[in-house]
Predicted 3D model of a 344-nucleotide part of an RNA (small-subunit ribosomal RNA, central domain) from a candidate division WOR-3 bacterium.
It was read from a public genome assembly.
Model confidence (mean pLDDT): 90 of 100.

Context: one part of a larger RNA
RNA sequence: CUGGGUGUAAAGGGUGUGUAGGCGGGUCCAAAAGUUGGCUGUGAAAAUCUUUGGCUCAACCAAAGAAUUGCAGCCAAUACUUUGGACCUAGGGGACAGGAGAGGCCAGCGGAACUCCCGGUGUAGCGGUAAAAUGCGUGGAUAUCGGGAGGAACGCCGAUGGCGAAGGCAGCUGGCUGGAAUGUUCCCGACGCUGAAACACGAAAGCUGGGGGAGCAAACAGGAUUAGAUACCCUGGUAGUCCCAGCCCUAAACGAUGUGGACUAGGCGUUGGGGGUAACCCCAGUGCCGAAGCUAACGCGUUAAGUCCACCACCUGGGGACUACGGCCGCAAGGUUAAAACUC
Numbered sequence: 001c002u003g004g005g006u007g008u009a010a011a012g013g014g015u016g017u018g019u020a021g022g023c024g025g026g027u028c029c030a031a032a033a034g035u036u037g038g039c040u041g042u043g044a045a046a047a048u049c050u051u052u053g054g055c056u057c058a059a060c061c062a063a064a065g066a067a068u069u070g071c072a073g074c075c076a077a078u079a080c081u082u083u084g085g086a087c088c089u090a091g092g093g094g095a096c097a098g099g100a101g102a103g104g105c106c107a108g109c110g111g112a113a114c115u116c117c118c119g120g121u122g123u124a125g126c127g128g129u130a131a132a133a134u135g136c137g138u139g140g141a142u143a144u145c146g147g148g149a150g151g152a153a154c155g156c157c158g159a160u161g162g163c164g165a166a167g168g169c170a171g172c173u174g175g176c177u178g179g180a181a182u183g184u185u186c187c188c189g190a191c192g193c194u195g196a197a198a199c200a201c202g203a204a205a206g207c208u209g210g211g212g213g214a215g216c217a218a219a220c221a222g223g224a225u226u227a228g229a230u231a232c233c234c235u236g237g238u239a240g241u242c243c244c245a246g247c248c249c250u251a252a253a254c255g256a257u258g259u260g261g262a263c264u265a266g267g268c269g270u271u272g273g274g275g276g277u278a279a280c281c282c283c284a285g286u287g288c289c290g291a292a293g294c295u296a297a298c299g300c301g302u303u304a305a306g307u308c309c310a311c312c313a314c315c316u317g318g319g320g321a322c323u324a325c326g327g328c329c330g331c332a333a334g335g336u337u338a339a340a341a342c343u344c
Base pairs, nucleotide, nucleotide: 003316004315005314006313007298008297012312014201015200016199017198021194022193023192025088026087027086028085029084030083031082033081034080035077036076037075038074039073040072041071042070048066049065050064051063052062053061054060091191092188093187094186095184096183097182103177104176105175106174107173108172109171110154114150115149116148117147118146119145120144121143125136126135162169163168206247207246208245209244210243211242215241216240220236221235222234223233258311259310260309261308262307263306266289267288268287269286270285271284272283273282274281275280293300294299317344318343319342326337327336328335329334
């Protein structure tokens, strides 16, 4: 450079914003850079190919022609691409209207449960298991009633539901704030798509400083089990889990399916909006089943894994190796980029 690929065989970047770059809707005019045709010059000779000739043939040699697929200049063409100009509205954006939503951030409030503390009642057990024991309890536990404190999570509604780019988001109220859908078809007039780099976000665990600590619970201790039991079960229990500020940047970050657009039967649910008296219809989302087609099969099937276009990322036998070395990042843990020898 190129071929074939990326749901499950190797392979879609965790997600977005977006720079360069690549790609780009309709009509008209112009230019003529790409593009196409012609001409001229050049493209050394030898070699190669064709024809003919010379050594008795051939190898070999000679002559002529072709070829040299290229480059430059000039003339011409204008469909497509490009460039400039004018216009358009189907892409995209804006305005307006009434709705939906666990979208984000901040503040306040609430009830149930739990643990602890105080007080009342009350007495010998409680707890736990397959069975037990460790453990708790006459210094009065467990149970029960009243009061108080604290932290964390929000039952029912709740869904096969909604929102968000992804991670993710759920008690109630208020404030600030992002996005999407629908409707009118009013405005702008290609302003678009993708996106190496870059930047931002990014569950859990982990780290730094400060707070907090009810429950749960790595580590740890004890009791059991067992041949052993550094486990599974039980009794305890510290980091942590929670909050603030700052890091870390990973994941089965999954739909294991990149983003955007066009086209290709339907049926049945459901969420939001709109039209209609209604039956029903339209748009956007979210599910199930299925035409054609695709697929190794499983399955996918207008939410494509079908038929195509644009751009990015990635794969190229298994192990060695989500490794070593080096670079960059990090307080560290480590992350990221990423080989080779050797071996089958």